[in-house]
Molecule: Guanidine-I riboswitch aptamer
Organism: Proteiniborus ethanoligenes
RNA sequence: UGAAAGUGUACCUAGGGUUCCGAGGUGCUUAUUAGCACUUGUCUGGUCCGAGCGGUACAGAUAUUACUCCUGUUUUUUCAUGAGUAAUAUUACACCUUGGGGAAAAAAGCCCGGGCGGG
Numbered sequence: 001u002g003a004a005a006g007u008g009u010a011c012c013u014a015g016g017g018u019u020c021c022g023a024g025g026u027g028c029u030u031a032u033u034a035g036c037a038c039u040u041g042u043c044u045g046g047u048c049c050g051a052g053c054g055g056u057a058c059a060g061a062u063a064u065u066a067c068u069c070c071u072g073u074u075u076u077u078u079c080a081u082g083a084g085u086a087a088u089a090u091u092a093c094a095c096c097u098u099g100g101g102g103a104a105a106a107a108a109g110c111c112c113g114g115g116c117g118g119g
Stems, first nucleotide, its partner, number of pairs: 007059006015049002020046002022043001023040007060091010071080002093114001095117001100112003
């Protein structure tokens, strides 16, 4: 000075808003129950969205060991290459600003994005 390979999927959580359901408020109708419209997410909620730096599981990848098979070598044993199966291990670390942009409900720790910047 430069470089990211740092995996994927599902379920969930922190978190997120407001289409729908429910809840609150106002108005109208009917009037015992109730119905309709508007409004409130500064409504605990259900549906919903949801983590690179949260969790779990599965898959993948890599390494080691054991076994099996192919090929080569060898009298045999052995050894080497390749393939497969199983077990075990690893899959680390991750500061700041979250500004800007994206979404046919909307917003967000979602996506751009392990981005810019810094170490």